[in-house]
RNA sequence: AGAGUUUGAUCCUGGCUCAGGAUGAACGUUGGCGGCAUGCCUAACACAUGCAAGUCGAACGCAGGGCUUCGGCCUUGAGUGGCGUACGGGUGCGUAACACGUAGGUGAUCUGGCCUCAAGUGGGGGAUAACGCUCGGAAACGGGCGCUAAUACCGCAUACGCUCGGAGUGUUUAGAAAGCUCUGAGGAAAGCUUUAUGUGCUGGAGGGGGAGCCUGCGGCCUAUCAGGUAGUUGGUGGGGUAAAAGCCUACCAAGCCGAUGACGGGUAGCUGACCUGAGAGGGUGGUCAGCCACAGGGGAACUGAGACACGGUCCCCACUCCUACGGGAGGCAGCAGUGAGGAAUAUUGGGCAAUGGGGGCAACCCUGACCCAGCAAUGCCGCGUGCGGGAGGACGCCCUUCGGGGUGUAAACCGCUUUUAUGGGGGAGGAGCAAGGACCGUACCCCAUGAAUCAGUCACGGCUAACUACGUGCCAGCAGCCGCGGUAAUACGUAGGUGGCGAACGUUAUCCGGAGUUACUGGGCGUAAAGGGUCCGCAGGCGGGCUUGUAAGUCUGACGUGAAAUCUUCUGGCUCAACUAGAAGGGGUCGUUGGAAACUACAGGUCUAGCAUCCCGCAGAGGUCGGCGGAAUUCCCGGUGUAGUGGUGGAAUGCGUAGAGAUCGGGAGGAACCUCGAAAGCGAAGGCAGCCGGCUAGGCGCGGAUGGGACGCUGAGGGACGAAAGCGUGGGGAGCGAACAGGAUUAGAUACCCUGGUAGUCCACGCUGUAAACGAUGUGUGCUCGGUGGUUGUUCUUAAUUGAAUGGCUGCCCAAGUUAACACGCUAAGCACACCGCCUGGGGAGUACGGCCGCAAGGCUAAAACUCAAAGGAAUUGACGGGGGCCCGCACAAGCAGCGGAGCGUGUGGUUUAAUUCGAUGCGACGCGAAGAACCUUACCUGGGUUUGACAUGCACGUGGUAGGGAAGGGAAACCUGACCGACCUUCGGGAGCGUGCACAGGUGCUGCAUGGCUGUCGUCAGCUCGUGUCGUGAGAUGUUGGGUUAAGUCCCGCAACGAGCGCAACCCCUGGCGUAUGUUUUACAUGUCAUACGCGACUGCCCGGGCUAACCGGGAGGAAGGUGGGGAUGACGUCAAGUCAGCAUGGCCUUUAUAUCUAGGGCGACACACACGCUACAAUGGCACGUACAAUGGGCAGCGACCUGGCGACAGGAAGCGAAUCUACAAAAGCGUGUCGUAGUUCGGAUUGGAGUCUGCAACUCGACUCCAUGAAGGCGGAGUUGCUAGUAACCGCGCGUCAGCCAUAGUGCGGUGAAUGCGUUCCCGGGCCUUGUACACACCGCCCGUCACGUCAUGGAAGUCGGCAACACCUGAAGUCGGGUAGUCAACCUUAGGGAGACACCUGCCGAGGGUGGGGCGGGUAACUGGGACGAAGU
Repeated sequence: AGAGUUUGAUCCUGGCUCAGGAUGAACGUUGGCGGCAUGCCUAACACAUGCAAGUCGAACGCAGGGCUUCGGCCUUGAGUGGCGUACGGGUGCGUAACACGUAGGUGAUCUGGCCUCAAGUGGGGGAUAACGCUCGGAAACGGGCGCUAAUACCGCAUACGCUCGGAGUGUUUAGAAAGCUCUGAGGAAAGCUUUAUGUGCUGGAGGGGGAGCCUGCGGCCUAUCAGGUAGUUGGUGGGGUAAAAGCCUACCAAGCCGAUGACGGGUAGCUGACCUGAGAGGGUGGUCAGCCACAGGGGAACUGAGACACGGUCCCCACUCCUACGGGAGGCAGCAGUGAGGAAUAUUGGGCAAUGGGGGCAACCCUGACCCAGCAAUGCCGCGUGCGGGAGGACGCCCUUCGGGGUGUAAACCGCUUUUAUGGGGGAGGAGCAAGGACCGUACCCCAUGAAUCAGUCACGGCUAACUACGUGCCAGCAGCCGCGGUAAUACGUAGGUGGCGAACGUUAUCCGGAGUUACUGGGCGUAAAGGGUCCGCAGGCGGGCUUGUAAGUCUGACGUGAAAUCUUCUGGCUCAACUAGAAGGGGUCGUUGGAAACUACAGGUCUAGCAUCCCGCAGAGGUCGGCGGAAUUCCCGGUGUAGUGGUGGAAUGCGUAGAGAUCGGGAGGAACCUCGAAAGCGAAGGCAGCCGGCUAGGCGCGGAUGGGACGCUGAGGGACGAAAGCGUGGGGAGCGAACAGGAUUAGAUACCCUGGUAGUCCACGCUGUAAACGAUGUGUGCUCGGUGGUUGUUCUUAAUUGAAUGGCUGCCCAAGUUAACACGCUAAGCACACCGCCUGGGGAGUACGGCCGCAAGGCUAAAACUCAAAGGAAUUGACGGGGGCCCGCACAAGCAGCGGAGCGUGUGGUUUAAUUCGAUGCGACGCGAAGAACCUUACCUGGGUUUGACAUGCACGUGGUAGGGAAGGGAAACCUGACCGACCUUCGGGAGCGUGCACAGGUGCUGCAUGGCUGUCGUCAGCUCGUGUCGUGAGAUGUUGGGUUAAGUCCCGCAACGAGCGCAACCCCUGGCGUAUGUUUUACAUGUCAUACGCGACUGCCCGGGCUAACCGGGAGGAAGGUGGGGAUGACGUCAAGUCAGCAUGGCCUUUAUAUCUAGGGCGACACACACGCUACAAUGGCACGUACAAUGGGCAGCGACCUGGCGACAGGAAGCGAAUCUACAAAAGCGUGUCGUAGUUCGGAUUGGAGUCUGCAACUCGACUCCAUGAAGGCGGAGUUGCUAGUAACCGCGCGUCAGCCAUAGUGCGGUGAAUGCGUUCCCGGGCCUUGUACACACCGCCCGUCACGUCAUGGAAGUCGGCAACACCUGAAGUCGGGUAGUCAACCUUAGGGAGACACCUGCCGAGGGUGGGGCGGGUAACUGGGACGAAGU
């Protein structure tokens, strides 16, 4: 410090995610030691048991015990009394508050114990508990009578500088006080003892510490909480407190708080600090420390220096326990501990030795504060599990290309050491003068033993360090994000290996960081989210020049404070570290005080540059009201006139013989204003258009300067205006025209088109308040090169709106600059300032709920759950478009011949079957693999055999009448048995062969989506790229685009490009003309044809014209051939996971008495159908008969076969020649000539069937071809649609060849013969090329994608209701208790005239009052029949 993730790729925006640190943690796996810390975050839930606050005999009496030298001493218990129990300890419920923090105030206060100072401590009195007797009660506890003491209680005396009142004086202060002087009144005490400089007691003064109260400032969320408040705000009197105060009360006044957020709601103890961060910030408030609050829930006071009191009291409530049912007892949020809750948090330990606290003169007692120990890897820190040597390297395991490699010096083995461990010995400090140590025989030290007792966990696709094998097969599973898994998974599981960390390692949760992703530091708003529709304007924010003053902000010095701990630095102590000690530093928007005066502010003065204003002009659809006008549409009346009109892509509905439409004349009515008119003008925006007039607003210019003198800018709330549609009331209604009706279109057509047509559109008044209200660009001010227009002023100039200058408004192009890019660019999106509005991932949603507005429609404000990893902007390259431009191709058109109908052949689908083997499936599968299925082929089926195998290699063993042949028998064959015959080579070891066994063979079994090779296709289309340079942030672009031209990215010209490569072309083959050479065959010979070979020839070379003086094009000459002469071979980068594992090769998987192999028979030939490719026809341009003419390619020895004979013929029997320019198949056919047939299902057509044969072959039944005789089907030129072909082509005609025994060949591939028609042209169909444009496509239009419906899951809104909760209000009731009032009751102290009084207790009562009850509302929540939309889900619709 960044990284991953949107895309085919890019840049940007933007979210999500990761790497870091942290924790009072928990969970999983694992676990040696020590030190220091930490340990119920949940139920402030309930608690058994023990302990946590007592102490004092030097305040007092009594009782018991012990001892006694009887003098007394020691001790225990309850009680009176004193002090303490308000500290210490716990918890965080409540609390948004002067609760806390900080700085101040207290002139408005109190203070036990402690310290200091001075003063006093005299003299009396009456009770009471304990105790005794007695009574009640289960208990808790209580009643009566009697006795007694005090440092308990009560008077009296005395008393200050104490308290209160009066008078005087008096300084300070904002002010009243305080102080000082005089005077009057009032108020104290306690003793005890070990006899001391003892310790108490009383009133007072001072100090210190502590406490109360008040104030400024600071720190949460919410405005979908906007108004709150009656003791409320203030005053007066009274009360009350230690003390100010509505703190309380009566009366009077009506204030007080609030957008600088009152009131309400939610949440929360606050702080020092802790975590994180570069910082600013953000988060947190556990341990430790300060403060606060609380003690089962709630209320209240008492005592006291201090409490409204955790281990006190009273009352109410809930709960638990005891009970004799009458009544009682209790409060772990003290330490342990229990239950419960929970993912989760410890011992019912030791000790008062230390520190501290209470009591005591003290000894001492008490102390779950505290010090220690125990449990827990909960955290931090430290140590160890050994160290050195030891092989080209054991075993095992893993991988492997089988060679090896890895684990790995790792182990074994050798040597050494002993931290730790175990055993033994010694042994502190913590303890100040003696004794006294829980921890503890601890830390530490020494000795002995012995490598001995000690390693795991997570990861290994990218981010992110670390890779292989096997298993699995979108399964099981993983996953923080992107994403892995559908048979070769470095991503799942396991193993080996590797990487990281290490007594831990991972996971989960949470916080900060990264995130500049809330932006103060430090972001944005034209198109990514984001400028309010516009203007006015209160508050607020900001504000021109000069000058004087002040000193609030600001700057600065000093002082105070900012507790300790923490943090940083330095130094020290534990062996180090963690930890800890000391010192210094740091830390505030703080306070006090001194100073400065630039800037801001405030106050005063002044100026004119901002602003407003006056005079004179100017332009304009600026607004509003009234009047006027013409053209057109429609309607009405009348004339002429006749059959249509209207409308459309084409029609129909409609209108019209009752006279339409057309045309002429007259009239009515409403709305809108042609031309001018424009990128023009005006207005704040919305918006504004015939002409004239009235009223009225704004803008601009020149000069004078008249006058004012900062009067300004912006603007939350607020107000006004605000298109269209819509709403209300009343008018108006010509045209147009939602809804609606009809006609069409269509699969449908609730649309587009047509005919009608109601609201509305128009007017007046009133609402609504929204728009892509857009420049998607807030307003204002200043600054920053140019060029060229429009419009409107002014000045100068000119013959002239001629030319120039200077203002306002409004366009275009551009420098700099800005921008992600596009673009913006003095009209900024540049450079700055001021103020306002708005944004913070997509969806949910501008929705729900609430509130406000509205008559309604609806508007404004505005969430969450849930869900996704994107959503998006700009630009790039492609692809695509029923976008555009240019161009090409038998692509269309123009033609010729077909196919689609028939019969047959072949292939395919389907069906059938034991099997009908398999593959090919739009073009680019379907006479395709197959250039030959009767057996074989053959892969399929049925049956029968074989198992080292039909075939290869190696090893071991065996084997001589062996290998091999083989009569005969069985069998369908394979095969089994088998008389007999009977080998080879040799270096003499043996080999070969055969048999047995082991390795292995074999597989047309699977995967063409694991592959090689080959092939198809776009397409013989003209394209596809590279280097360097340049442009662009980049993907990319340029080059390759442009102007011409070509069959062509062919060539020329131009150009930030210059070159180059693969393609094109050419080079190669065939063919067309000529020449030369040769001459087997051919011929009687020669020549020639011909054949073979080598050359020549064609290059836009020449001429004319066009074109740019180019490329090139048109025409011409010559020539056998002319602009590529014709044909072939040749197929760029790539596309289709195209085809092929069944040609071959090959990874992996599967099979091994079978998925291998042999064999017989069957099947691949099936047949209701459908398609594809063909053949033959339907006839007279023909059929038939007879006669007759002319080819070329290629083939031939298990072959071609002349010729002869036989047969109607297929063919047969003989047989010459020929391995072929020699022989042969060989007859070419269409053609030509003559004849016949006469339009007919025929002398067309030949299917089908019967019969008879021939040939091949082991064998023609399934299942061959051919021949002869007979038979003579469909078919009379073929619907929609569709194919080929541009010249020696189509069409027609025959011939050959390959495969092959034969042949299902009508196929395939070649050869020649005869030999056309047409092409205007490129609008359209198909395919393609280049440029351009749009795009939400990139698996690329066979793309993407929207909504309803159906099903499932999830969260959520509404909802009749229903359930409990919270805080108030009204009324009723009202405990304890303070305060007030009352009294027939009771009472020792003091007074008394002896009656009583003062006072107290008790009781009664009033106000207040916790709680309870009743009631109607408020707020928020749970749940709910039903219902609304939303999100996500598999290949539904």

RNAcentral holds the sequence, with entries from ENA and SILVA. This is a predicted structure of a 1437-nucleotide RNA (small-subunit ribosomal RNA) from an uncultured bacterium.